[in-house]
Context: one part of a larger RNA
RNA sequence: GAGUAACGAUAAAACGGGUGAAAAACCCGUUCGCCGAAAGACCAAGGGUUCCAGUCCAACGUUAAUCGGGGCUGGGUGAGUCGACCCCUAAGGCGAGGCCGAAAGGCGUAGUCGAUGGGAAAAUGGUUAAUAUUCCAUUACUUCUGUGUAAUGCGAUGAGAGGACGGAGAAGGUUAAGUCAGCCUGGCGUUGGUUGUCCAGGUGGAAGACAGUAGGCAUGCAUCUUAGGCAAAUCCGGGGUGCUCUACGCUGAGAGUCGAUAGCAAGUAGGUUUACCUACGAAGUGGCUGAUACCAUGCUUCCAAGAAAAGUCUCUAAGCUUCAGUUACACAGGAAUCGUACCCGAAACCGACACAGGUGGUCAGGUCGAGUAGACCAAGGCGCUU
Numbered sequence: 001g002a003g004u005a006a007c008g009a010u011a012a013a014a015c016g017g018g019u020g021a022a023a024a025a026c027c028c029g030u031u032c033g034c035c036g037a038a039a040g041a042c043c044a045a046g047g048g049u050u051c052c053a054g055u056c057c058a059a060c061g062u063u064a065a066u067c068g069g070g071g072c073u074g075g076g077u078g079a080g081u082c083g084a085c086c087c088c089u090a091a092g093g094c095g096a097g098g099c100c101g102a103a104a105g106g107c108g109u110a111g112u113c114g115a116u117g118g119g120a121a122a123a124u125g126g127u128u129a130a131u132a133u134u135c136c137a138u139u140a141c142u143u144c145u146g147u148g149u150a151a152u153g154c155g156a157u158g159a160g161a162g163g164a165c166g167g168a169g170a171a172g173g174u175u176a177a178g179u180c181a182g183c184c185u186g187g188c189g190u191u192g193g194u195u196g197u198c199c200a201g202g203u204g205g206a207a208g209a210c211a212g213u214a215g216g217c218a219u220g221c222a223u224c225u226u227a228g229g230c231a232a233a234u235c236c237g238g239g240g241u242g243c244u245c246u247a248c249g250c251u252g253a254g255a256g257u258c259g260a261u262a263g264c265a266a267g268u269a270g271g272u273u274u275a276c277c278u279a280c281g282a283a284g285u286g287g288c289u290g291a292u293a294c295c296a297u298g299c300u301u302c303c304a305a306g307a308a309a310a311g312u313c314u315c316u317a318a319g320c321u322u323c324a325g326u327u328a329c330a331c332a333g334g335a336a337u338c339g340u341a342c343c344c345g346a347a348a349c350c351g352a353c354a355c356a357g358g359u360g361g362u363c364a365g366g367u368c369g370a371g372u373a374g375a376c377c378a379a380g381g382c383g384c385u386u
Stems, first nucleotide, its partner, number of pairs: 013031006032383004040363004046343002050341001051075006060068002080141002082339003086119003092113003098107003122139005142335011153320002158315004166302004172295003177289005182203006188196001208258003215251003220243007228236002264284001267280005303306001349358002365377004
C1' cells in the first nucleotide's frame, strides 16, 4: 500500500420466546423463500469415530458464537438366514517334476491361488440419545450331526445330464404405484356466506404354507439292441419295435385361502409438560389407470454365433453286502469367526482448504406433459458461516 481488496455461487429472510457476560447467525415457535430424477432416501468404493450425550470456547470455523464435523470426558456397532469367510472356477498369478539359459533367471504340466461371475435359508411389527432383516414379539425357512422307527443295493477324485449364458424387436398376462368412489373420525368458521353435491385427516397389512391359474416348453412311456462316452454301467448317445399324439409331463408370475380374533391405526381420555408417556381404539372395501418391475435365462428374429467349474441329479468301478451305506419320518443338538457406528453427488471420499470441480449402483409420488424435458408442489431436506 491499507484497515483497502476479499469474507468462495444473488435459494432470502422477518418477528416472538428461551439460554447466556454478550444473540443477525445457537434452541423453540409462527410466517417467508429454495431443491424436489434432488440440494430427498439407501448401498458399493474410500474415509475411520467424523456417530450419541454432557461440558468448554484459547486455537480451528474466512465474522460473532452460548454453536460445531473444534477441545475434554463418557457412551455407542449384538446376525444359522445381510455381506465376508467357505465351496467353485475366469482373465491372470505362482508353479513339484520338466524344458531352456554363463549366472541371475525365463517358460510351463500336474496342481494351487485368483471375483468383477456360479453356489442353502426371513419376514412384519415394536424398541434406543446413539444398532437393528442383527435386540424383542410373532410367524417362517435352510443345512449339518446324533438317536429311534420303517424300508432298502450302496459306493468316485471316474462317466453322463444339468448348471449354461449374445444383440435387437414385438405382443400378452400381471403387480408395485397412483387416482376416484365408498366407509370411518373430527370440524361448522374472530370477516358477508358455509349442515352441504361442504372441509380436513385416515382407510395399511410381509415372508412363508396350501394349491398350480394366465402363459411358456415338450411327444411321452415300455421294451429290445448297440464299433460311441479312455475301464464298467441298468446312465448318456446311436438304432429297432409296441402303445400314445397333446393326454401324461416340466416350468410358471399373479390372484385366492391361511398367516391375521394378534399387532398397526386416525382419534378420544388422562398424566406430565412443550414434547413425550399411559389407557382405550373407528373404518380397514370396490372401480379405473397402470409401469422401464415380475412371468422372462420366455417368444420372434439376426449373424459376428455369444465363459468355466463346483454345488445338484443319474450311472456304475474297486470295495462292502448280518456290518457299513442309502431313503423316508420323528425327536434332540449345532450353525463358529470377521464386518455392522457415521458420511457417501459430500464440510467426513479424490482435489494442499469446511474448495462453485470429480465420484459406480438402487428407489422414482402429484398437476400439465410423449417424457427421468420443463414449471409448480408432496415426503424429506435446506436458506449455501459475515

The part of an RNA shown here (large-subunit ribosomal RNA, domain III) has 386 nucleotides and comes from Acinetobacter pollinis. The full RNA is in RNAcentral, with records from ENA.